Small-subunit ribosomal RNA, central domain from a metagenome, 350 nucleotides, folded computationally. Its mean pLDDT, the model's own confidence on a scale to 100, is 88.
Context: one part of a larger RNA
RNA sequence: CUGGGCGUAAAGGGUGCGUAGGUGGUGGAAUAAGUUCGAUGUGAAAUCUCCGGGCUUAACCCGGAAAAGGCAUUGAAUACUAUUUCGCUCGAGGUUCGGAGGGGAGACCGGAAUUCACGGUGUAGCAGUGAAAUGCGUAGAUAUCGUGAGGAACACCAGUGGCGAAGGCGAGUCUCUGGACGACUCCUGACACUGAGGCACGAAAGCUUGGGGAUCAAACAGGAUUAGAUACCCUGGUAGUCCUAGCUGUAAACGGUGCACAUUUGCUGUAAGAGGAUUCGACCCCUUUUGUGGCGAAGCUAACGCGUUAAAUGUGCCGCCUGGGAAGUACGGUCGCAAGAUUAAAACUC
Numbered sequence: 001c002u003g004g005g006c007g008u009a010a011a012g013g014g015u016g017c018g019u020a021g022g023u024g025g026u027g028g029a030a031u032a033a034g035u036u037c038g039a040u041g042u043g044a045a046a047u048c049u050c051c052g053g054g055c056u057u058a059a060c061c062c063g064g065a066a067a068a069g070g071c072a073u074u075g076a077a078u079a080c081u082a083u084u085u086c087g088c089u090c091g092a093g094g095u096u097c098g099g100a101g102g103g104g105a106g107a108c109c110g111g112a113a114u115u116c117a118c119g120g121u122g123u124a125g126c127a128g129u130g131a132a133a134u135g136c137g138u139a140g141a142u143a144u145c146g147u148g149a150g151g152a153a154c155a156c157c158a159g160u161g162g163c164g165a166a167g168g169c170g171a172g173u174c175u176c177u178g179g180a181c182g183a184c185u186c187c188u189g190a191c192a193c194u195g196a197g198g199c200a201c202g203a204a205a206g207c208u209u210g211g212g213g214a215u216c217a218a219a220c221a222g223g224a225u226u227a228g229a230u231a232c233c234c235u236g237g238u239a240g241u242c243c244u245a246g247c248u249g250u251a252a253a254c255g256g257u258g259c260a261c262a263u264u265u266g267c268u269g270u271a272a273g274a275g276g277a278u279u280c281g282a283c284c285c286c287u288u289u290u291g292u293g294g295c296g297a298a299g300c301u302a303a304c305g306c307g308u309u310a311a312a313u314g315u316g317c318c319g320c321c322u323g324g325g326a327a328g329u330a331c332g333g334u335c336g337c338a339a340g341a342u343u344a345a346a347a348c349u350c
Base pairs, nucleotide, nucleotide: 003322004321005320006319007304008303012318014201015200016199017198021194022193023192025088026087027086028085029084030083031082033081034080035077036076037075038074039073040072041071042070049065050064051063052062053061054060091191092188093187094186096183097182098181103177104176105175106174107173108172110154115149116148117147118146119145120144121143125136126135162169163168206247207246208245210243211242216240220236221235222234223233258317259316260315261314262313263312266295267294268293269292270291271290272289273288274287275286276285299306300305323350324349325348332343333342334341335340
């Protein structure tokens, strides 16, 4: 050393693709590296253990046996692993046909609403609050009608409904494009799973360049409240919010639950397919697949709860945890324009 764990107690990487590595379906043959069995050699003596003996005993000494993780050579075995080779089709992938979808990118385009501008009508208030005031308004506001400008977001449909690896995606049309799913054959023949490093994507805020700027709104100003009020409330309002090209790389990036495969009683809703029965044709109904919900057998769990979408039972691979604080900090390294990110301690203390 041969641990125990990770939904909520410490602990699943934000997500994917994939290198090395680890692991890997089924049948035959060959080899014999691992593996198993045997033989030989070696594993110094002393020590340790056992038996016997010698000093009056013991310690001590002497003799014998045993023990010795193993190592080398050689012979044999071939179940498993491995290597090589010949096959197989259930894993995986592909062809054909098909329907569903806010999956992604670009271009064009629509109506409602807010704001602003101009014109008409019209007159003294409007707005706001717990109550007010700041604010706007006789230089004609608010209201109302018409015209126009501009930006942003897409009511109803809308649904524990859909799609996407995650972040996320919602008016409409067109073009380009990714994935999943279903059906019947056919094709390749293990091509697979996971994945340290690596690469790519990654909300909001923030940064750089150039645009844009309707609304909302950090900062800021004013009015209130209050003992005070650097707030909550109100009136304004700049970055920002939007676009373009780059950077940043973090979130309660959450299902607080890594990915893949297999096995294990059920009931019920819903989305999208396929088949059957029935029908003039359908709906209702039955079977089945994929997804998404609710409740629950066994089992698990400290409990809560989970329960074929597992937190059940197993296998493979990765990541992570190891008392609280100091601290996700210091120092150093890497990255970044910066903000900062990432990697990551100790003294001390309880």